[in-house]
Context: one part of a larger RNA
């Protein structure tokens, strides 16, 4: 000094396992919160209190309703107290709620500074206490009042808008109107009741889904882009204005003062395309989906009730084994010393007062009328529609290139009108623009319950199972970690001894086990040491 075998010591891999932990996903529910000061902080609040959780100088409140024996959080001691006169707990409703923060009286390096102004402490300086002063819109003569902001996961309209890449280079084209950026907004948003589609037949708002169909197209005819019609579902709803006329007020015109006339407000009337209404005539009666109220049930919370098992044997333990039984509208699940329908928790099924919120019905309000004849006159949305020209949408890249939108220079008709039916004329067939509203069929999940899984299982699974958006890094924007397990139960070793000894061991002691002893379930490997044996 190597090998070889055993014992440790190391170290924390591997089995197992999840108490609050993750991740997809269904299903119901909610879909906001804020000047009545939010989202998120700072800082304080305990007997003793550093940190979490919790509350706010009323920081240790109340009222109520559940609830039944303990309680004073995580936190296992102490000390001091509450609690059958009903506490801790739970639910719901209130009261406080320092500072900052849209922050809003000014400032300002957030959680600090400094004021004005009333009304008190008080009688003056001063110094306090409690109230109040921001900006901006929209109304108003004015006080004034009403609103606005701010923040929040994704869905959603709208305004701007990329590259990488793909074409096996690239430019036109794609990527993609993505990503991103601002703007607003609702619980859905948006669209929406034909100047729509279709073709010789018909459909009859609008939105999602399958389907036509990767078809028709469309393209450096590369790369790629990609509809409709119809048909099958899901839902299902239809509306109100401006104008004509009528009445009314107010201003102005103008008169022969009898009164016309223009303009604006306000009410009334009216809402469509087999054209409708006005206009003059004739005649007849009832329906929400919307807005308010009321009254009925009705569901949502915490919680209540809720069946049915003994013996015995192994065992530290019985829920296992055997014997013998019951119960089921409950044999989901989960705890109990091991594998329990019947031992606890609960499950099925059945109950739950106020206050409140949600949604239902049913009555009132408020609100809405219908049918017909005439056909003279008026009305039916104008800087529009439409062309030129620049641009975008659409399956359609300017093409024979319609539709629809912007910006520009032009610019019609008025119902004997007008628009579309893929350049345009014609026939012929649809519609009625240039005003506006509108449920549910769709889309989404910060959050709340219920629940699932041929997901994970502590280098996986969220980044975070653990005081994790922390430690620590970085001026900052930002970046971003580790680290689960004793035992059924602390019964967490009394006491005795070695030792400098709150270390460590050695005895004895609990326990089924202490090689389960808190560096604590199993305990791999590397690396170390010891004995043993062989070699050298």
């Nucleotide at each position: 000094g190597g090998c070889g075998u055993c014992u440790g010591g190391g170290g924390g891999a591997u089995g197992c396992c999840u108490a609050u932990g993750g991740c997809u996903c269904u299903g119901a529910u909610u879909g906001g919160c804020g000047a009545c000061g939010a989202a998120g902080g700072a800082c304080g609040c305990g007997g003793a209190c550093a940190g979490c959780a919790g509350c706010g100088a009323a920081a240790a409140c109340a009222g109520u309703g559940g609830g039944g024996a303990g309680g004073a959080g995580c936190a296992c001691a102490c000390a001091u107290c509450c609690g059958u006169u009903g506490a801790u707990c739970c639910g719901c409703u209130g009261g406080u709620c320092u500072c900052c923060g849209a922050a809003u009286g000014g400032g300002g390096c957030a959680a600090c500074c400094c004021g004005g102004u009333g009304u008190g402490g008080u009688g003056a300086a001063g110094c306090c206490a409690c109230a109040u002063c921001a900006u901006c819109a929209u109304c108003u003569g004015a006080c004034g009042a009403u609103g606005a902001a701010g923040c929040a996961a994704a869905c959603g309209c709208g305004g701007g808008g990329a590259a990488c890449u793909g074409a096996a280079a690239c430019a036109u084209c794609u990527a993609a109107g993505u990503a991103c950026c601002c703007g607003c907004a609702g619980g859905a948003a948006g669209a929406g009741a034909a100047a729509a589609c279709a073709a010789g037949a018909g459909u009859g708002a609008u939105u999602c889904c399958g389907u036509u169909a990767g078809u028709a197209g469309u393209g450096g005819c590369g790369a790629g882009c990609g509809a409709a019609c119809g048909c099958g579902g899901a839902c299902g709803a239809g509306c109100c204005c401006a104008a004509a006329c009528c009445a009314c007020a107010g201003c102005g015109g103008u008169u022969a003062c009898g009164g016309c006339c223009g303009c604006u407000g306000c009410g009334g009337g009216g809402u469509u395309g087999u054209a409708g209404g006005a206009c003059c005539g004739a005649c007849c009666a009832u329906c929400a989906a919307a807005u308010u109220g009321a009254u009925u049930g009705g569901u949502a919370a915490a919680c209540c009730g809720g069946a049915a098992u003994g013996u015995u044997c192994u065992g530290g333990g019985a829920a296992g084994g055997a014997c013998a039984g019951c119960c089921a509208g409950a044999g989901c699940g989960g705890g109990u010393g091991a594998g329990a329908g019947c031992c606890c928790c609960g499950u099925a099924c059945g109950g739950g007062u106020a206050a409140u919120g949600c949604g239902a019905a049913u009555c009132a309000a408020u609100g809405g009328g219908g049918u017909u004849g005439g056909g003279a006159u008026c009305c039916u949305g104008a800087g529009u529609a439409a062309g030129g020209g620049g641009g975008g949408g659409c399956c359609g890249g300017a093409g024979g290139a319609a539709c629809c939108c912007c910006c520009u220079c032009u610019g019609a008709a008025u119902c004997c009108g007008g628009c579309a039916g893929c350049a345009c004329c014609a026939u012929c067939u649809g519609c009625c623009a240039a005003g506006g509203c509108u449920a549910a069929a769709u889309a989404c999940a910060c959050a709340u319950c219920a629940g699932a899984g041929a997901c994970c299982g502590a280098u996986a699974g969220c980044g975070a199972a653990c005081c994790a958006g922390u430690a620590c890094c970085g001026u900052g924007a930002g970046g971003g970690a580790a680290c689960g397990g004793u035992g059924a139960a602390a019964a967490g070793u009394a006491c005795c001894g070695c030792a400098a000894g709150c270390a460590g061991c050695g005895g004895g002691g609990u326990g089924a086990a202490a090689u389960a002893g808190a560096a604590c379930c199993u305990g791999a490997a590397a690396c170390c040491a010891g004995a043993c044996g062989c070699c050298u």